[in-house]
RNA sequence: CGCGGGCUGGUGUAACGGAAACACACAGCGCUCAUAACGCUGAAGCUGCAGGUUCGAAUCCUGCGCCCGCCA
Repeated sequence: CGCGGGCUGGUGUAACGGAAACACACAGCGCUCAUAACGCUGAAGCUGCAGGUUCGAAUCCUGCGCCCGCCA
C1' cells in the first nucleotide's frame, strides 16, 4: 500500500431511514441510629470529522482521522 471490522452520555453496549434506549457509574430524595443494599426521580449524547442522497440519516454513499485484525 491492499482487505475486513469498529468509533453513539463518564464506562460498557442497543437502536427495520421516522430522530437515540438499557445497565453500571453520578446527583437529589425516601428507607436506616448510620453506611451499604434497595426503591423513586433527575442530569449527562451537536452519534469521530467534512460533504452528499432523501420530505426525513446514528443508519445509505464519498473523502478524511483514529483503534483492532488479516495479507505481504
Predicted 3D model of a 72-nucleotide RNA (transfer RNA) from a Beutenbergiaceae bacterium. Rfam family: tRNA. The family's RNA type in Rfam is transfer RNA. Rfam's curators write: Transfer RNA (tRNA) molecules are approximately 80 nucleotides in length. The RNAcentral record of the sequence draws on ENA. Model confidence (mean pLDDT): 85 of 100.